Model confidence (mean pLDDT): 81 of 100. Transfer RNA from Proteobacteria bacterium UBA1148, 74 nucleotides, folded computationally.
RNA sequence: UGGGGGAUCGUCUAGUGGUAGGACAGCGGACUCUGACUCCGCUAGCGGGGGUUCGAAUCCCUCUCCCCCAGCCA
Numbered sequence: 001u002g003g004g005g006g007a008u009c010g011u012c013u014a015g016u017g018g019u020a021g022g023a024c025a026g027c028g029g030a031c032u033c034u035g036a037c038u039c040c041g042c043u044a045g046c047g048g049g050g051g052u053u054c055g056a057a058u059c060c061c062u063c064u065c066c067c068c069c070a071g072c073c074a
C1' cells in the first nucleotide's frame, strides 16, 4: 500500500429496514438470626461523520481502530 473480515450496555451475546433484547457483573428490595442461594426490580450500549428512506444497529460513502492474507523497504 492492496484485498478480505470485524466494532452493539462494564464483559459476553441476539437483532439483515419498523419500540435496541438476553446472560453475567453492579445497585436496590424480598427471603434469612447474619451471609450465601433463590426471586423481583433498576442502571447501562449500536466506533465518528455524512447519505438513502416515512423510518437505519441493519443499505450506501468516508474516516478511526482491531484481526487475517498479499506486497514494498530495511
Base pairs, nucleotide, nucleotide: 001070002069003068004067005066006065007064010024011023012022013021018054026042027041028040029039030038047063048062049061050060051059

It was read from a public genome assembly. Rfam family: tRNA. The family's RNA type in Rfam is transfer RNA.